[in-house]
Order: sequence, then C1' cells, then structure tokens
RNA sequence: CGGGGCGUAGCUCAGUUGGUAGAGCACACGGCUGGGGGUCGUGUGGUCGCACGUUCAAAUCGUGUCGCCCCGA
Repeated sequence: CGGGGCGUAGCUCAGUUGGUAGAGCACACGGCUGGGGGUCGUGUGGUCGCACGUUCAAAUCGUGUCGCCCCGA
C1' cells in the first nucleotide's frame, strides 16, 4: 500500500427478503424461603463505531472514515 472479516444494552451475541431493535447473563424491585442460595415475575438499560448519501422509511443499501483481527505485497 491492496484485499477480506468484525464493530448492535454493562458483558456474550441474534436480527442483513429495507418497515419505528431483541435474547441470555448482569443490575434494580417484588413473590416463594426463618435468612442465604435457588427459582419465578416485573422493570431499567442501545443516536445499531462515526459522518454523508439513496429512500416515504436504513442496524440492513451506497460512499468516506475510525478501531480490532486475518491474508497478500
């Protein structure tokens, strides 16, 4: 310098046929238990790395860019 992959909740990830974002764990509160542990229920939590563009509508498509990893030179 060129090519490819990944970036989504505190953590691990799903969601890519474009239609207003989810799971598990964790956390808060409550029930069961004498308490702990365990289990069940409810809830909090995300400008989908960033910017611009296409579109009525973008995590999803296009361009650029940043970080990490891999391959090539």
Molecule: transfer RNA
Organism: Patescibacteria group bacterium